[in-house]
RNA sequence: AAGAGAAGUAGAGGCGCAUUUUUUAUCAGUAGCAGCAAAAUGUUUUGCGGAAAAUUUGUUUGCUGUGAAAGGAAACGAUGCCGAAGUGACAGUUAAUCCGUAUUCUCUGUUGCUGGAUGUAAUGCUAAUAACAUUGCAUCUGUCAUCAUUACACAAAUGAUGGAGAGCUACUGCAAAA
Numbered sequence: 001a002a003g004a005g006a007a008g009u010a011g012a013g014g015c016g017c018a019u020u021u022u023u024u025a026u027c028a029g030u031a032g033c034a035g036c037a038a039a040a041u042g043u044u045u046u047g048c049g050g051a052a053a054a055u056u057u058g059u060u061u062g063c064u065g066u067g068a069a070a071g072g073a074a075a076c077g078a079u080g081c082c083g084a085a086g087u088g089a090c091a092g093u094u095a096a097u098c099c100g101u102a103u104u105c106u107c108u109g110u111u112g113c114u115g116g117a118u119g120u121a122a123u124g125c126u127a128a129u130a131a132c133a134u135u136g137c138a139u140c141u142g143u144c145a146u147c148a149u150u151a152c153a154c155a156a157a158u159g160a161u162g163g164a165g166a167g168c169u170a171c172u173g174c175a176a177a178a
Base pairs, nucleotide, nucleotide: 007172008171009170010169011168014082016081017080018079019078020077022075023074024073032066033065034064035063036062037061038060039059042055043054044053046102047101048100049099050098051097085114086113087112088111089110090109091108092107095104096103115141116140117139118138119137120136121135122134123133124132143163144162145161146160147159148158149157150156
């Protein structure tokens, strides 16, 4: 002198990500409520087993009348952003009267996977062939590296192959050793 790091700051990808207000459709003529009739001997609190408490004014089915909501979706906006965010496993935790077990829900930690979008198949979830999630396949797109060609203001463009966001671009800044 140059230069290294999960250094710091600021950015880019695009039907980009997440949250959220309002409106609309769906949920659904469903749940619930009221009346009538019939049936059973019971009924209630996630499933199963047990316990406790309340109750016979309750339960089931059919008919008539009345009649929602949540979750999810679409559109216009708003806010925060570019591991944005999502998701698997493990451990703990919250809730569902109590105990055991199973399932689901809330939150936290560790660790793994995914650059992003779209389509499609299966499975799951759901009222749903909608949407979403996981996996496989295909297409498009951004970025970097290598190679080839064009070109040459050493840039840039096109094509092929491959990698991953702890990446890429720009700037700042940097000990020791060789």
Source information
Model confidence (mean pLDDT): 76 of 100. A computed fold for a 178-nucleotide RNA from an uncultured Bacillota bacterium, annotated as Lysine riboswitch aptamer. Its Rfam family is "Lysine riboswitch aptamer". On this family, see Mandal et al., Cell 2003: "Riboswitches Control Fundamental Biochemical Pathways in Bacillus subtilis and Other Bacteria".